[in-house]
Context: one part of a larger RNA
Molecule: small-subunit ribosomal RNA, 5' domain
Organism: Brevibacillus thermoruber 423
RNA sequence: GGACGAACGCUGGCGGCGUGCCUAAUACAUGCAAGUCGAGCGGACCUGUUUGAAGCUUGCUUCAGACAGGUUAGCGGCGGACGGGUGAGUAACACGUAGGCAACCUGCCCGCAAGACCGGGAUAACGUAGGGAAACUUACGCUAAUACCGGAUAGGGCACCUUCUCGCAUGAGAGGGUGCGGAAAGGUGGCGCAAGCUACCACUUGCGGAUGGGCCUGCGGCGCAUUAGCUAGUUGGUGGGGUAACGGCCUACCAAGGCGACGAUGCGUAGCCGACCUGAGAGGGUGACCGGCCACACUGGGACUGAGACACGGCCCAGACUCCUACGGGAGGCAGCAGUAGGGAAUUUUCCACAAUGGGCGAAAGCCUGAUGGAGCAACGCCGCGUGAACGAUGAAGGUCUUCGGAUUGUAAAGUUCUGUUGUCAGGGACGAACAAGUACCGUUCGAACAGGGCGGUACCUUGACGGUACCUGACGAGAAAGCCCCGGCUAACUACGUGCCAGCAGCCGCGGUAAUACGUAGGGGGCAAGCGUUGUCC
Numbered sequence: 001g002g003a004c005g006a007a008c009g010c011u012g013g014c015g016g017c018g019u020g021c022c023u024a025a026u027a028c029a030u031g032c033a034a035g036u037c038g039a040g041c042g043g044a045c046c047u048g049u050u051u052g053a054a055g056c057u058u059g060c061u062u063c064a065g066a067c068a069g070g071u072u073a074g075c076g077g078c079g080g081a082c083g084g085g086u087g088a089g090u091a092a093c094a095c096g097u098a099g100g101c102a103a104c105c106u107g108c109c110c111g112c113a114a115g116a117c118c119g120g121g122a123u124a125a126c127g128u129a130g131g132g133a134a135a136c137u138u139a140c141g142c143u144a145a146u147a148c149c150g151g152a153u154a155g156g157g158c159a160c161c162u163u164c165u166c167g168c169a170u171g172a173g174a175g176g177g178u179g180c181g182g183a184a185a186g187g188u189g190g191c192g193c194a195a196g197c198u199a200c201c202a203c204u205u206g207c208g209g210a211u212g213g214g215c216c217u218g219c220g221g222c223g224c225a226u227u228a229g230c231u232a233g234u235u236g237g238u239g240g241g242g243u244a245a246c247g248g249c250c251u252a253c254c255a256a257g258g259c260g261a262c263g264a265u266g267c268g269u270a271g272c273c274g275a276c277c278u279g280a281g282a283g284g285g286u287g288a289c290c291g292g293c294c295a296c297a298c299u300g301g302g303a304c305u306g307a308g309a310c311a312c313g314g315c316c317c318a319g320a321c322u323c324c325u326a327c328g329g330g331a332g333g334c335a336g337c338a339g340u341a342g343g344g345a346a347u348u349u350u351c352c353a354c355a356a357u358g359g360g361c362g363a364a365a366g367c368c369u370g371a372u373g374g375a376g377c378a379a380c381g382c383c384g385c386g387u388g389a390a391c392g393a394u395g396a397a398g399g400u401c402u403u404c405g406g407a408u409u410g411u412a413a414a415g416u417u418c419u420g421u422u423g424u425c426a427g428g429g430a431c432g433a434a435c436a437a438g439u440a441c442c443g444u445u446c447g448a449a450c451a452g453g454g455c456g457g458u459a460c461c462u463u464g465a466c467g468g469u470a471c472c473u474g475a476c477g478a479g480a481a482a483g484c485c486c487c488g489g490c491u492a493a494c495u496a497c498g499u500g501c502c503a504g505c506a507g508c509c510g511c512g513g514u515a516a517u518a519c520g521u522a523g524g525g526g527g528c529a530a531g532c533g534u535u536g537u538c539c
Base pairs, nucleotide, nucleotide: 001539002538003537004536006535007534008533009532010531013385014384015383016382017381018380019378020377021343026341027340028339030338031337032336035078036077037076040075041074043072044071045070046069047068048067049066050065051064052063053062054061055060056059085296086295087294095220096219097218098217099216100215101214104213105212109209110208111207112206113205114204115203117151118150119149120148126141127140128139129138130137131136157180158179159178160177161176162175163174164173165172166171186201187200188199189198190197191196222268223267224266229259230258231257234256235255236254237253238252239251240250241249271293272292273291274290275286276285277284278283298319299318300317301316302315321332322331323330324329349375351374352373353372357371358369359368360367361366388418389417390416391415398409399408400407401406422480423476424475425474426473427472428471432466438460439459440458441457442456443455444454445453446452483528484527485526486525487524488509489508490507494523495522496521497520498519504511505510
C1' cells in the first nucleotide's frame, strides 16, 4: 500500500447493486416451510331439479327413488430421497483431475416391437358393542377398486447341447435346439339400440436411448519423528453366503502373510474444489456470498417401504433434556423461513406474493410451494450524486499573531445575478406478460367416420406481489444536508497561551524537570470525505 461476512470511537443527506451469528452442531414459545389426484374406488354430507307415498296448516314437512352439481374422512396412486439448512464429524478414493466397469442399477422422459385373456378371496371407510383422562385401541358384521391373489399366453430369465465373430485376463456379443418357469387395469370423451369400435391418459413385457447414480484405479493437496514400529479378518487362498454389482463385504477351513524413514502407526488440526485476497511473477494466505461434490439432521444404533433412503419436518429401540397426565400412560426435536433466550466485540422483519422463473400432483381448471420473486432493517461493502454556481476589495466587522508599522483568516462573508441535481407538494404513470384455459376458424395426423381427439397456427378474451414504485411533467425554494484524523522525524502541514519529569503523548526513534512546532486549548494549516480514525487478521 491492498483486502475484510468485520468490530469499536466520533459523525451522518440521497440512490443503485450486493452482503449480513465468523461465537453455543447451545436450548427453543408461536406461526408457516409437502402436498396433490373425485377423470382409480366404495361411502358420507350439502344444494338444485324431478317421480312416488304419507301427514296435513294446500304449500310446506318427512320417507323412498332417479338425474345434475359441490365438499371430502378413508382405501388407492404419485410425490415426501427434490428443493431449503449447516460444517459437527472426516487426513478418507471425502475432494480435484485423468481413466476403468467384459463386475452394475436407473421411477418419471424418448424411440422401436408386442400385448392387455379368464377368474377369485379379502379389507379400511361404515354399522353395532366395548376399553382409555388422553394418545389411541379391541371384538363382531357389511362393502369397492388402477389395492391383493390364482390360471392362460409371451420373443425376457435359468439349466444343458451347439454354430459364428471378437477381446488386455477373468471372458463378451450374435444365432439355433430342448426343458423349467415368469405379465397386465382400467378411467374419461365420442359414435352406436346393443355387442362393440375409436381417441386420449394410464397398464404389462422386451430391446435401445437419455438422465441420474453405484463401484474400482493412477496422480495431487496440513503439522509433529520431542510419534518408529503397526496389523488377527490382519494379508492371501478354497468352499459357502450376501449385494444391483466386484470385493474379507460376511462366514468356515487352510497358509503366514500385509504395511513402514519414498514416513507406516499415533497425536493434533481441518469439510474438499471452482474460486477469493495479495503479488510484476514465482509464491504466500483463505475456502463468507455464488456454483460443483461430500457429510450431518437432539445423541447413539437399526432396519422397513421404495426405482432411489438406512430417510431434516417417516418408523423402531436406547439415552439426555423439555412438556401433558385422572400417575395407569403419552407427546416433542428450527444446522427450513421469521422470531425468542443464552453466549458474544458482533450479525436483520414473528413482512407481501405465487404476477414471473422453477418444482410436486392433476387430462385440465387448479391446488401446494418461507424454493423463488419482492419489500423492510443495518454507511457492513462497492459505485454514483449532492450539500450550490458566477460576479463580488472600503481587502468590512470579529478572531489570532505582532517588531504596533502591520500580517492572516480572505473572494471567504455581506451584497448582486443565476441554477434546481437532490428535496417538498401536485398531476400522469410503466417494462417485467410469455402463457395456460375458453370461444371461433385454418392446416396436418389418428380414425370406419361428414363423432371425437393429438400436434401446429391465427383472431378474440384474460393474468402484476413489487406499486401509484421506477420514470416523466409542473410548482416552490439556496431554502433542508460536513465531518473525522493529523501538523517533532519517518510524513503533507506552525504559531500563541496553559502546564512544569506533573498532567499527559507514543507505531518506532522518543517528547514533558519554566520560553514544549511532540502534553492540553485556541488561531492557522495539511489529508481524506458521508465518511474519517483505531483495533484485529492476511499478502